Predicted 3D model of a 475-nucleotide part of an RNA (small-subunit ribosomal RNA, 3' major domain) from an uncultured bacterium. Its Rfam family is "Bacterial small subunit ribosomal RNA". The coordinates come from a structure-prediction model, not an experiment, and the mean pLDDT is 83.
Context: one part of a larger RNA
RNA sequence: UGACGGGGGCCCGCACAAGCGGUGGAGCAUGUGGCUUAAUUCGAGGCAACGCGAAGAACCUUACCUGGGCUUGAAAUGUACCGGACAGUCUGUGAAAGCAGAUCUCUCUUCGGAGUCGGUGCACAGGUGCUGCAUGGCUGUCGUCAGCUCGUGCCGUGAGGUGUUCGGUUAAGUCCGACAACGAGCGCAACCCGUGUCAUCAGUUGCCAGCAAGUAAAGUUGGGGACUCUGGUGAGACUGCCUGUGUAAGCAGGAGGAAGGCGCGGAUGACGUCAAGUCAGUAUGGCCCUUACGCCCAGGGCUGCACACGUGCUACAAUGGGGGGUACAAUGAGAAGCAAAACCGCGAGGUGGAGCAAAUCUACAAAACCUCUCUUAGUUCGGAUUGCAGUCUGCAACUCGACUGCAUGAAGUUGGAAUCGCUAGUAAAGGCGUAUCAGCUACGACGCCUUGAAUACGUUCCCGGGCCUUGUACA
Numbered sequence: 001u002g003a004c005g006g007g008g009g010c011c012c013g014c015a016c017a018a019g020c021g022g023u024g025g026a027g028c029a030u031g032u033g034g035c036u037u038a039a040u041u042c043g044a045g046g047c048a049a050c051g052c053g054a055a056g057a058a059c060c061u062u063a064c065c066u067g068g069g070c071u072u073g074a075a076a077u078g079u080a081c082c083g084g085a086c087a088g089u090c091u092g093u094g095a096a097a098g099c100a101g102a103u104c105u106c107u108c109u110u111c112g113g114a115g116u117c118g119g120u121g122c123a124c125a126g127g128u129g130c131u132g133c134a135u136g137g138c139u140g141u142c143g144u145c146a147g148c149u150c151g152u153g154c155c156g157u158g159a160g161g162u163g164u165u166c167g168g169u170u171a172a173g174u175c176c177g178a179c180a181a182c183g184a185g186c187g188c189a190a191c192c193c194g195u196g197u198c199a200u201c202a203g204u205u206g207c208c209a210g211c212a213a214g215u216a217a218a219g220u221u222g223g224g225g226a227c228u229c230u231g232g233u234g235a236g237a238c239u240g241c242c243u244g245u246g247u248a249a250g251c252a253g254g255a256g257g258a259a260g261g262c263g264c265g266g267a268u269g270a271c272g273u274c275a276a277g278u279c280a281g282u283a284u285g286g287c288c289c290u291u292a293c294g295c296c297c298a299g300g301g302c303u304g305c306a307c308a309c310g311u312g313c314u315a316c317a318a319u320g321g322g323g324g325g326u327a328c329a330a331u332g333a334g335a336a337g338c339a340a341a342a343c344c345g346c347g348a349g350g351u352g353g354a355g356c357a358a359a360u361c362u363a364c365a366a367a368a369c370c371u372c373u374c375u376u377a378g379u380u381c382g383g384a385u386u387g388c389a390g391u392c393u394g395c396a397a398c399u400c401g402a403c404u405g406c407a408u409g410a411a412g413u414u415g416g417a418a419u420c421g422c423u424a425g426u427a428a429a430g431g432c433g434u435a436u437c438a439g440c441u442a443c444g445a446c447g448c449c450u451u452g453a454a455u456a457c458g459u460u461c462c463c464g465g466g467c468c469u470u471g472u473a474c475a
Base pairs, nucleotide, nucleotide: 001475002474003472004471005470007469008468009467010466011465012464013463015459016458019422020421021420022419023418026314027313028312029311030310031309032308033307034305035304042053043052064300065299066298067297068296069295070294073124077123078122079121080120081119082118083117084116088103089102090101091100092099093098106115107114108113126289127288129287130286131285135283137278138277139276140274142272147186148185149184150183151182152181153162154161155160166177167176168175192266193265194264195263197235198234199233200232201231202230203229207224208223211222212221213220238260241254242253243252244251245250316415320374321373322372323371324370325369333362334361337356338355342351343350344349381412386407387406388405389404390403391402392401428451429450430449431448432447433446434445
């Protein structure tokens, strides 16, 4: 100087407390361990691995296993020699890859050769083989915590200290005051994006108040720019004003205001820590393989199942289930695409193809609300499992796809110890969209809107963190 303390002081955080909803019990989905296996490819391992890499494992992917094949190789560059095309078509064999054969067969030319292709050699390629403890780059984490440093000066023999401590204040090393310090840098904040109010400009594909036309109905038509909305510009919030308080910074209250003291949300992650993670995204040193640890193909596996754990979904019902009626969104996506009307089918879906490169066309929001029924029951709750019959995608659904109909109707009556999330348009509940994608294991992920709470006395305690101080036989 740090680190540590079941030392002290001050302060903060959904850290506790106060509340709401869960997990832990059940069934299923998914990841992991274990076991099994010819293989169940590899990585990730407290927080910070475990719906993680994977935003799509039937083949492919694919790295694993078994078997069949290739050896300058699937792709690259150079060079020597030989040959004429290569490709295509056909035949045999085969699971395919491959192997063997047949057919067909080059261009330019200054006749030296050049281009191109194949073969044979030589250099070489290739490796998801090892090492993340040789590395770059990127990332996680402490933590959006308020810290981390430097120049000069001063102090100390020196390591080092001071500044950065102290008194206030703040979300903040934020600001103020004081001070052997005076300044400065990286962080904080602001500048950036979105959202909330208004003005203005512009009105098509959007809108429709007033004026007409028109319909079964409809901004449907003329027209209009008022409104909504779209998207450009600008205004607006600064403790600016008032009162109190304080040396000041500031704090408390008030007015006006759409918004008030960081308005709300996002992007943004200092010096560093964990030899943290990644050689399998790519790059890369070293080591290793080279008729194989490289390459191609078929089939299998990654989906196995006594069991254990994590993360989720669906429930156990009446604030509910079922039938009928009837409203209201936003984000986004669409051409090898989204697909309307109409018709067929109980349905998944099929036929069909209007319209749309889309503010123009396409896709029913659901919970909510009204009404009828069920009456506390393993039930008209719950839907696992299984049987049969189907639909769709795709060369192909046996291992191993999703969905539909009929039948079947399991566990489950609110969950031990323990444990998680959340402070407002949040939690909880409800649906919708997108990426990946032929299809899908999505109940996942990332977004969007709809309905919309409760509680916070407080900081004693648990956890994590910041500053000062103290002890130490630790570095």